Annotation
The prediction has a mean pLDDT of 85. Predicted 3D model of a 1522-nucleotide RNA (small-subunit ribosomal RNA) from an uncultured bacterium. The RNAcentral record of the sequence draws on ENA and SILVA. It matches the Rfam family "Bacterial small subunit ribosomal RNA".
RNA sequence: UAGAGUUUGAUCCUGGCUCAGAAUGAACGCUGGCGGCGUGCCUAACACAUGCAAGUCGAACGAGAAAGCGGACUUCGGUCCGCAAGUAAAGUGGCAUACGGGUGAGUAACACGUGGGUAACCUGCCCGGAGGUGGGGGAUAACUCUUCGAAAGGAGAGCUAAUACCGCAUAACAUCCCGAGCACUUCGGUGCAUGGGAUCAAAGUUUGCCUCUGUUUCAUGCAAACGCCACCGGAGGGACCCGCGCCCCAUUAGCUUGAUGGUGAGGUAACGGCUCACCAUGGCUACGAUGGGUAGCCGGCCUGAGAGGGUGAUCGGCCACACUGGAACUGAGACACGGUCCAGACUCCUACGGGAGGCAGCAGUGAGGAAUUUUGCGCAAUGGGCGAAAGCCUGACGCAGCGACGCCGCGUGGAGGAAGAAGGCCUUCGGGUCGUAAACUCCUGUCAAGAGGGACGAAUCCCUAUCGAAUGAAUAAGUCGGUAGGUUGACGGUACCUCUGAAGGAAGCCCCGGCUAACUCCGUGCCAGCAGCCGCGGUAAUACGGAGGGGGCAAGCGUUGUUCGGAAUUAUUGGGCGUAAAGGGCGCGUAGGCGGUCAAGCAAGUUGGUGGUGAAAGCCCUCGGCUCAACCGAGGAAUUGCCCUCAAAACUGCUCGACUUGAGUCCCGGAGAGGGUGGCGGAAUUCCCAGUGUAGCGGUGAAAUGCGUAGAUAUUGGGAGGAACACCAGUGGCGAAGGCGGUCACCUGGACGGGUACUGACGCUGAGGUGCGAAAGCGUGGGGAGCAAACAGGAUUAGAUACCCUGGUAGUCCACGCUGUAAACGAUGAACACUUGGUGUUGCGGGUAUCGACCCCUGCAGUGCCGAAGCUAACGCAUUAAGUGUUCCGCCUGGGGAGUACGGUCGCAAGGCUGAAACUCAAAGGAAUUGACGGGGGCCCGCACAAGCGGUGGAGCAUGUGGUUUAAUUCGACGCAACGCGAAGAACCUUACCUGGGUUUAAAUUGCAGUGGACCGCUCUAGAGAUAGAGCUUCCCUUCGGGGCUGCUGUGAAGGUGCUGCAUGGCUGUCGUCAGCUCGUGUCGUGAGAUGUUGGGUUAAGUCCCGCAACGAGCGCAACCCCUACCCUUAGUUGCCAGCGAGUCAAGUCGGGAACUCUAGGGGGACUGCCGGUGAUAAACCGGAGGAAGGUGGGGAUGACGUCAAGUCAUCAUGGCCUUUAUGUCCAGGGCUACACACGUGCUACAAUGGACGGUACAAAGGGCUGCGAGACCGCGAGGUGGAGCCAAUCCCAAAAAGCCGUCCUCAGUUCGGAUUGCAGUCUGCAACUCGACUGCAUGAAGGUGGAAUCGCUAGUAAUCGUAGAUCAGCAUGCUACGGUGAAUACGUUCCCGGGCCUUGUACACACCGCCCGUCACAUCACGAAAGUUGGUUGCUCUUGAAGUCGCUGAGUUAACCCUUCGGGGAGACAGGUGCCGACGGAGUGGCUGGCGAUUGGGGUGAAGUCGUAACAAGGUAACCA
Repeated sequence: UAGAGUUUGAUCCUGGCUCAGAAUGAACGCUGGCGGCGUGCCUAACACAUGCAAGUCGAACGAGAAAGCGGACUUCGGUCCGCAAGUAAAGUGGCAUACGGGUGAGUAACACGUGGGUAACCUGCCCGGAGGUGGGGGAUAACUCUUCGAAAGGAGAGCUAAUACCGCAUAACAUCCCGAGCACUUCGGUGCAUGGGAUCAAAGUUUGCCUCUGUUUCAUGCAAACGCCACCGGAGGGACCCGCGCCCCAUUAGCUUGAUGGUGAGGUAACGGCUCACCAUGGCUACGAUGGGUAGCCGGCCUGAGAGGGUGAUCGGCCACACUGGAACUGAGACACGGUCCAGACUCCUACGGGAGGCAGCAGUGAGGAAUUUUGCGCAAUGGGCGAAAGCCUGACGCAGCGACGCCGCGUGGAGGAAGAAGGCCUUCGGGUCGUAAACUCCUGUCAAGAGGGACGAAUCCCUAUCGAAUGAAUAAGUCGGUAGGUUGACGGUACCUCUGAAGGAAGCCCCGGCUAACUCCGUGCCAGCAGCCGCGGUAAUACGGAGGGGGCAAGCGUUGUUCGGAAUUAUUGGGCGUAAAGGGCGCGUAGGCGGUCAAGCAAGUUGGUGGUGAAAGCCCUCGGCUCAACCGAGGAAUUGCCCUCAAAACUGCUCGACUUGAGUCCCGGAGAGGGUGGCGGAAUUCCCAGUGUAGCGGUGAAAUGCGUAGAUAUUGGGAGGAACACCAGUGGCGAAGGCGGUCACCUGGACGGGUACUGACGCUGAGGUGCGAAAGCGUGGGGAGCAAACAGGAUUAGAUACCCUGGUAGUCCACGCUGUAAACGAUGAACACUUGGUGUUGCGGGUAUCGACCCCUGCAGUGCCGAAGCUAACGCAUUAAGUGUUCCGCCUGGGGAGUACGGUCGCAAGGCUGAAACUCAAAGGAAUUGACGGGGGCCCGCACAAGCGGUGGAGCAUGUGGUUUAAUUCGACGCAACGCGAAGAACCUUACCUGGGUUUAAAUUGCAGUGGACCGCUCUAGAGAUAGAGCUUCCCUUCGGGGCUGCUGUGAAGGUGCUGCAUGGCUGUCGUCAGCUCGUGUCGUGAGAUGUUGGGUUAAGUCCCGCAACGAGCGCAACCCCUACCCUUAGUUGCCAGCGAGUCAAGUCGGGAACUCUAGGGGGACUGCCGGUGAUAAACCGGAGGAAGGUGGGGAUGACGUCAAGUCAUCAUGGCCUUUAUGUCCAGGGCUACACACGUGCUACAAUGGACGGUACAAAGGGCUGCGAGACCGCGAGGUGGAGCCAAUCCCAAAAAGCCGUCCUCAGUUCGGAUUGCAGUCUGCAACUCGACUGCAUGAAGGUGGAAUCGCUAGUAAUCGUAGAUCAGCAUGCUACGGUGAAUACGUUCCCGGGCCUUGUACACACCGCCCGUCACAUCACGAAAGUUGGUUGCUCUUGAAGUCGCUGAGUUAACCCUUCGGGGAGACAGGUGCCGACGGAGUGGCUGGCGAUUGGGGUGAAGUCGUAACAAGGUAACCA
């Protein structure tokens, strides 16, 4: 040293991405009051107009104006004199111009930093010391004249000065040579002292004075100051050398010929290959040379806990550069920003001949760019140059201006003021909020504005006066020091202070889904848009846009870029590699790294002390100055580093000596598929020959291709050939790995056991290197039985370039050579040491015992399993570690792109090794968890299959649905779980739909206000009706205010079967009456979770028992409830009638009875209770007894947690949205009833187990007052008339039907079947046309048992028969109930479907209707290749060769010096010429690196394209690697 979001259904881990912080020479958007201090071309080292930025000295020198003023003269044109003035300008000369200022192009270097060295050096101005400054000479600018040129600029002649130039003299403490001494030394030399010899200097100027000398003043004298010359030293500055430090690329691995060294010479201030001649052949490099890329370096700055990382603006130190390249000159210093020469590019001038220029100085301009200021003031201060000084110069600097660019400070007001104005927003309509906020009252006065005052920064220099000191002959002059006075301010009338009035002039920006502080409304509707990451938006968006409110910061706020941080995400501090990315395929071994025990020494590392250095500024601390702060000043600390020196000797190192335990050698012994070579063997396959033998064989899921009558297969015998070695054989053995398996022989490697003799650390690891290295593959030559890529054929299939089958070539085998890769795996590098155990096994040994073997105990080496601690994300590992440590090597750093491209290298090729980037994603992953799923497994259940019975699917009709049609055919329901469903009943109504006609406070409810009146009802007229009109009739209560009821008007409100079932409640379906679903506590696990609930049994059941880190509990199961089956009891009317009596044709009809049936109240009964067996002694199961009933007796009601965004907004309720003369409401008619079709559910049939007719018997459960309706009568009948009885155990509906008895029909489209149609009727109803049911007569269709397929049912069930009810005026094949008759079958759980439990795999979790791969097509993006083309850069060879240094030459030219016979000659110098070097350039040939490039290659990305189905489950052929 703070973390957070994001991979998942959830979890832990790995891992990337993203955010919160700080910073900035910034830019952009919105906004903007003041001040202080800083800061401001990061891009084009691009080009520059204009001005300024380096001059100064007259006290070094010569010459020397003008304007103007004054005066004189004048022919009035002017001339002369003085001042201006020894001034200006120019020149000679000196000093400066090498500083200051700018920039960062180049530079990877002794450039920089740090520490040293120079005994290998230089140093102007300055300081100190000790000396000197003598005497001469010749020129030359300026100037004058002539002359060339457009200009710039020259040429010639003549004059002149110096502190300019040149000889001479003098000369050492200088330099050199010779001699010799001391000290030091790196042995090269250096320092000091010393004798002799040689060589080399100079310049004067100003001021004062008269002491000395000379003199008329005065200077040649004296003195002072400033200079000058030579020397020694100092300070500061510079030069060179060295140690260490100093970016990236190895897809840059070799570089080098002045190269490395030597000798000699040259050159330099100086060492040196710096240069040259000769000689030698070296030098650098994996500790990264060479090459390429990038870059000024540092103090520092930013960040960070630090270590680090990034950076090198402003300030400071160093370096480099000055249009580009080259070069030298001058000088103390330059190879020179505002100097010179040359070359080049560019710009400008030109008379076209030729010239001029260099803002990376300060301003400024253009250009570039997202972007960076004034052509300001001043030398007042500080500093610099020159000067004796005054002073001059100074775009250094000091100031001002511009820019919120940064930091800091201040203000935009303060106090009071409502249960809280207006207004906005929200609202559950109550209210809440903006909000003490405002208004209002009182107060204050910063900033800004106006007015007045008004600084510090100023000290000097200098001048005046004066004092002192030294020098001096001096009281002069000058110098030095002091005192007093005077003079000097750009900023600036600025800071600051005071006054005046006045809350008056001064607030914005971003954000409000999570991270992350802050929430509501409206709009929008996957649109528009937002977004840093996750992600928002498809009609209720806290995520878009607006508003209100809120949060944050504030003269700023956000955004973008960049850096560090967080990131332990490159891990030294401080990471990893079994499965997440990551151990090299394995040995041998080089360099390197590391290394056993004892002793001695050294002191390199190490440790401690001292000293030097680590510039200043900055950071930190303390104090101080600006009102504070920023800022500034002073002091301290720190500067973790380097160097010197002293000391220590434990550890490492080095040297030396010793040791034996590491390592090795030796002897003995046994084990082994270790390797190589050559023989040998048997079984089997195939082929050949022969025999026997006959029609098939072979092959598969089933087949076919194929083989076979030319004789196969089968079988017997013989033969050939190749390959591989059954059994033994084993988580057995051997080997480094790959790998090794018949047997024998030979050659050969290693390990192990035992022994002790020897060596004496000889060791471990191992970058490069080198060898080995499965299979496939390649080359050459052999070989070839079987197998078998490719290939062919047959199948399968939608297809089948596959899986299956029949064939079959490379290959597999051998020899030699290559390849060098694998999921080369234990996915686990090697070595050593340490750390509880158990149990196998292989090899060798020891002990005990024994006659011996086995067994037993034990040691070493190997090889397995299980497990402790520990470790691990978990899984797991665990003395064979993935534990604990040490050493060395290899490797990793998100996924994809990609092990790809390019380059290099190896290879015959295939290809291997090495190995990126653009672009793209927010993940990709590991382990484990819970589910779900599997053409995984185990167990179990269900009319699930099977076994049966009857159906559906075919026909006609009914009914529902789809579709179609229609003005409308209202709407909903859609696999199971929509479709005789909502609908328990559409002619009108219903009704929601269509057409048409009306209506608008409305058909209905209700508040308020106003107003009128009863309302209602009845009749008539118009109309299709709604409706409208007319007429008749007509109130109640009262406290006298009014109220009730009602019409109209207004208003608040209504209404909607309009939308959203994906906003909802409620209700329902379904899995499923399946046996499951959970919780508390405890325990286990980092956690999700697990345990319990799993296991062994058992059950219909998570039912029960047992066991168990679980113990309990809840919702479910079961039971409790109802019906039903038996009995008892109570009670007998409307029910019953045995016995008794009466009575009838008959009849519980009557008296009576209470037995029975029955009714309906209450009880009993069944509980595995009993017996036997099985079982674990349990639970339970099986059998039995008894019983009306037996193991849940039968049936019903009852539906756990949840699933399906299942169904329903049209039952109802309800949010939101929509509608309001309509999507509301009223009415008439129509439609929901349509009809080529398709499907579901039914009815009736197809007949004789039947149909028809006649006779006859037996139910249950219901319903009934606008009702059921008897008997009777009428009608063929539906029905009608009529009305008894019944509010019902009483009366009625009501006839039950199948059945039974009898007759006919005799197998046919029929005496089956009844559709359809015609006619005639009945009933209901306002009304049966669209569109009811029924009756009679007539008609008499399809249909002769139904394809694929499919449904129900396990007993009073199926099947079959009828009855009743709800709805309802009427309408039933539907629905719901009821009873009658009444079967067949279940071996069994392999299979289909559904379900439960356990387990397994998983890349699924929207959960297999999942996931997901590749081609193709389209769009788009970046990249590679590519004939070529066009740039940059660079090597080599050659060529050209400017300027210039150096060398040579120098017949031309030549003042100083020398000689001279004075003519000249000499020395020296110069021009010129020439040689080496040499920039730009040219030619050729290479390397490297960019741009473009027809075409081409793969790759990435992209809601709904095509083809298939490769992978994930045994993924339907296990997958995967080469």